[in-house]
RNA sequence: UCCGAUAUAGUGUAGGGGUCAUCACUUCCGCCUUUCACGCGGAGAACCCGGGUUCGAUUCCCGGUAUCGGAG
Numbered sequence: 001u002c003c004g005a006u007a008u009a010g011u012g013u014a015g016g017g018g019u020c021a022u023c024a025c026u027u028c029c030g031c032c033u034u035u036c037a038c039g040c041g042g043a044g045a046a047c048c049c050g051g052g053u054u055c056g057a058u059u060c061c062c063g064g065u066a067u068c069g070g071a072g
Base pairs, nucleotide, nucleotide: 001071002070003069004068005067006066007065010025011024012023018055027043028042029041030040031039048064049063050062051061052060
């Protein structure tokens, strides 16, 4: 320099155009317990950035950035 893949809560992840973006751990609140832990119930927290297509984009297209892999 070129090619490909990936980017979603604090962490790990599902979802590939439309209702409230899924689940687990973590955090907070309540119940239980003499207390803690465990268990149960509830709440909070996220679509890498910019542009385009579309009635509507986390999803499709283009560019950028970062990470990983490959070629030279």